């Protein structure tokens, strides 16, 4: 140094839910709460998942809209790969 996450210390992060903003949505931020995390730190890069106001399309209309389907697009790294980096023990 690879390598592993068995023991140990010290520390970290924080899912449901609830408030308050924010967005159409999906989901994000901020308190609060722990379900669970040894990268549950960062990266939408490959898959996937999830939205779809706007649009395009098809159906019905009382022509005001209504519903199915595409989808640029927007999230999701606490779904799986990959890539960048770190804490402590073992070694």
């Nucleotide at each position: 140094a690879a390598u592993u996450g068995a023991c140990a210390a010290a520390a970290g992060c924080a899912a449901a839910c609830c408030g308050c903003g924010c967005g159409a949505a999906a989901g994000c931020g901020u308190g609060g709460g722990a379900c669970g995390c040894a990268a549950a730190g960062c990266u939408a890069c490959g898959g996937g998942c999830c939205u779809u106001a706007u649009u395009c399309u098809c159906u019905g209309c009382a022509c005001g809209c209504u519903g199915g389907g595409g989808g640029g697009u927007g999230g999701c790294c606490g779904c799986c790969g990959g890539g960048c980096c770190g804490c402590u023990a073992a070694g």
Record summary:
The RNA shown here (c-di-GMP-I riboswitch aptamer) has 91 nucleotides and comes from an Armatimonadota bacterium. The organism belongs to Armatimonadota, within Bacteria.